[in-house]
Molecule: glmS glucosamine-6-phosphate activated ribozyme aptamer
RNA sequence: GGAAGAUGAUUAGCGCCAGAUCUGGUAGCGGCCAGGUGACGAGGACAGGGCUUAUCGAAUUUUCGGCGGGUACCCUGAAGGUCUGCUCGACCUUAGAGGUGAAUUGCAAGACCUGAUCGCGAGAUCAGAGGAAAAGAUUCACCAGUAGCAUUC
Numbered sequence: 001g002g003a004a005g006a007u008g009a010u011u012a013g014c015g016c017c018a019g020a021u022c023u024g025g026u027a028g029c030g031g032c033c034a035g036g037u038g039a040c041g042a043g044g045a046c047a048g049g050g051c052u053u054a055u056c057g058a059a060u061u062u063u064c065g066g067c068g069g070g071u072a073c074c075c076u077g078a079a080g081g082u083c084u085g086c087u088c089g090a091c092c093u094u095a096g097a098g099g100u101g102a103a104u105u106g107c108a109a110g111a112c113c114u115g116a117u118c119g120c121g122a123g124a125u126c127a128g129a130g131g132a133a134a135a136g137a138u139u140c141a142c143c144a145g146u147a148g149c150a151u152u153c
Stems, first nucleotide, its partner, number of pairs: 014068004019064001020037007040057003046077005078094006085149003088145001098143008113128006
């Protein structure tokens, strides 16, 4: 350098750990060495650029503290939806599509408990049990541009 095989990774509420905290070792010591924990699911990607404390709730002993990334957000463009057929304008959508309100509907995992397996341990994985969430969806009501052009009455 080439070929073949094995293992791991191959993408995002995700990854990481110098603080913190916990475990084991060391003759003792927070001194050293080795290791564990460090965000629970739901939802989320038109293209380019920008930006960083990025949507929704559950839980509440570290889900502390910090680093990195990022589908959030903003601007421009593309295609489209509603408002009037076209233009402009307003709002909105990226497979759905105007705003507000009401009613109805709608689904989770972790935590905690039990068991199995792995580990000296802190703990890890899996199964069972466990009660439910918000965003969301549907229906109804009200509101929307006194615009220009065209067409019909």